[in-house]
RNA sequence: CUCUGCAAAGGGCAAACCGCCGGUGACGGCGGGGCGCAAAGCAAAGGGGUCUCGGCCGGACAGAGACAGCCCAGCUGCCAGA
Numbered sequence: 001c002u003c004u005g006c007a008a009a010g011g012g013c014a015a016a017c018c019g020c021c022g023g024u025g026a027c028g029g030c031g032g033g034g035c036g037c038a039a040a041g042c043a044a045a046g047g048g049g050u051c052u053c054g055g056c057c058g059g060a061c062a063g064a065g066a067c068a069g070c071c072c073a074g075c076u077g078c079c080a081g082a
Stems, first nucleotide, its partner, number of pairs: 002082004012037002017032006035069001041075002046072003049067005055061001
């Protein structure tokens, strides 16, 4: 440096749910809590996908958002083996 990752060691993160706060909402933050995760670290200005929203109503149209624990790709990283 590359590949692999059962196990081990030191560890790390934190689903659902609950409480508080923010948001029209998807959802996000903090605390609790652990379903799980070898990247469940970073990144929404790589490609897809899903979800939300208002524009009087219906339809169409375009738009604005959210999700990295939805997938592929990218960057970085501990340990072990080859």